[in-house]
Context: one part of a larger RNA
RNA sequence: GAACGAACGCUGGCGGCAUGCUUAACACAUGCAAGUCGAACGAGAAGCUAGACUUCGGUUUAGUGGACAGUGGCGGACGGGUGAGUAACGCGUGGGUAUCUACCUUAGAGUGGGGAAUAACGACGGGAAACUGUCGCUAAUACCGCAUAAUCCCUGAGGGGGAAAGGCUUCGGCCGCUUUUAGAUGAGCCCGCGUCAGAUUAGCUAGUUGGUGGGGUAAUGGCCUACCAAGGCAACGAUCUAUAGCUGGUCUGAGAGGAUGAUCAGCCACACUGGAACUGAGACACGGUCCAGACUCCUACGGGAGGCAGCAGUGGGGAAUAUUGGACAAUGGGGGAAAGCCUGACCCAGCCAUGCCGCGUGAGUGAAGAAGGCCUUAGGGUUGUAAAACUCUUUCAGUGGUGAAGAUGAUGACGGUAACCACAGAAGAAGCACCGGCUAACUCCGUGCCAGCAGCCGCGGUAAUACGGAGGGUGCAAGCGUUGUUC
Numbered sequence: 001g002a003a004c005g006a007a008c009g010c011u012g013g014c015g016g017c018a019u020g021c022u023u024a025a026c027a028c029a030u031g032c033a034a035g036u037c038g039a040a041c042g043a044g045a046a047g048c049u050a051g052a053c054u055u056c057g058g059u060u061u062a063g064u065g066g067a068c069a070g071u072g073g074c075g076g077a078c079g080g081g082u083g084a085g086u087a088a089c090g091c092g093u094g095g096g097u098a099u100c101u102a103c104c105u106u107a108g109a110g111u112g113g114g115g116a117a118u119a120a121c122g123a124c125g126g127g128a129a130a131c132u133g134u135c136g137c138u139a140a141u142a143c144c145g146c147a148u149a150a151u152c153c154c155u156g157a158g159g160g161g162g163a164a165a166g167g168c169u170u171c172g173g174c175c176g177c178u179u180u181u182a183g184a185u186g187a188g189c190c191c192g193c194g195u196c197a198g199a200u201u202a203g204c205u206a207g208u209u210g211g212u213g214g215g216g217u218a219a220u221g222g223c224c225u226a227c228c229a230a231g232g233c234a235a236c237g238a239u240c241u242a243u244a245g246c247u248g249g250u251c252u253g254a255g256a257g258g259a260u261g262a263u264c265a266g267c268c269a270c271a272c273u274g275g276a277a278c279u280g281a282g283a284c285a286c287g288g289u290c291c292a293g294a295c296u297c298c299u300a301c302g303g304g305a306g307g308c309a310g311c312a313g314u315g316g317g318g319a320a321u322a323u324u325g326g327a328c329a330a331u332g333g334g335g336g337a338a339a340g341c342c343u344g345a346c347c348c349a350g351c352c353a354u355g356c357c358g359c360g361u362g363a364g365u366g367a368a369g370a371a372g373g374c375c376u377u378a379g380g381g382u383u384g385u386a387a388a389a390c391u392c393u394u395u396c397a398g399u400g401g402u403g404a405a406g407a408u409g410a411u412g413a414c415g416g417u418a419a420c421c422a423c424a425g426a427a428g429a430a431g432c433a434c435c436g437g438c439u440a441a442c443u444c445c446g447u448g449c450c451a452g453c454a455g456c457c458g459c460g461g462u463a464a465u466a467c468g469g470a471g472g473g474u475g476c477a478a479g480c481g482u483u484g485u486u487c
């Protein structure tokens, strides 16, 4: 000098664009953050309409209606958060293949005929609750056989094995389902190279290194297992310890390099702590399940419930970091044939000078060089064209009016916002640090090695340009200084 997710002190007009728990991966009240489909299915409350009966309260039947639940499908593996762990094929880069891939695209073939249940519901129970038992009824694109089967799978090449679901319709068709081919996308796995410090860590290793058989996986492989062999790594640093998510990037620097990894983007890991699998195309699953633990809450003491490192918000910690806001209008996502639905993703608004950028706080004339202040050699000098005064202008802020683009046929949270027009009046808007040298800027008073200053050198003990105040000056400016950290 530059930089910052900064903090602190003094001060503070406006706008645009960004950023905003770096500390306790500490604990969390409350609300919301993942649902959707009635064009898969059975059942069907309230309400409404009509009829019958009526003690005029209502009851009942039929139609309409479609709530709350339930079966089923798809999605809850995306999106969002955090960086605890990890020194690793985790990441970066360049290769490889023994593999899988829902939805999407492409191209073939098929979608025939049967069956048995079960929730919801009803009845009777248990329990404080969470929830749950027995009996009975019922549907499906839920479930199970049979048939058929090609370039599909297995194979000893003889053969063997395996599918399906219908719904809607204006009757034209549309949406599906099964199986196979190719693609796309996504993912798994393997390898070369690179990736922090310590030797005051020198030896480490028995599934360890390799082989064979078997198992397992979508798939290779000690991934697992039985047997056999005795290997494997290491001074080019194994092992151990400490620290740490990695990268594109960011900051600095002429560069080489050094430091760093907030926001944005890619990858990884984690979801109260530890472990495990289930379902599924995909998880060993943040707002799923089970077990154990710690903690909190409810309890009728028998037993139960919970997980903000989602968005807000609370307590705590801290030098320190925001609203329990609006809307799905746009972009994107989920499901749906669609309309509509959901979406704290996202888009906006709110708060903070936290940063960057822009603008303003007026302009011209104005010497009696006014008054006042300060200094003085007492003449004067300086503040200073500064003010006053006169003449103008109205950016920004204010008031009133008009009023967008962003949106496509409709649909605008932002928002009566931006912008434009008009009105009034210099009106509402300047501070902070410094002035001994480095380093731009000097005098007086007070103090008297005191009080104090200080980045370094150093000032202060009676004439202090270095302390404190004042006048003046210098530098930046809605900021200015200080502290911290990096180059």
Stems, first nucleotide, its partner, number of pairs: 001487004006483005013359006020351001021317001026315003030312003035074003040071002047064007081270003090195008099187002104183002107180005112146001114144002121136006152161003166175003197241002203233003208230008245267004249260004272293005295306004323349001325348002331345001332343003362392004372383004396428001398423005406414001431476005436457003442471005452459002
Small-subunit ribosomal RNA, 5' domain from an uncultured prokaryote, 487 nucleotides, folded computationally. The full RNA is in RNAcentral, with records from ENA.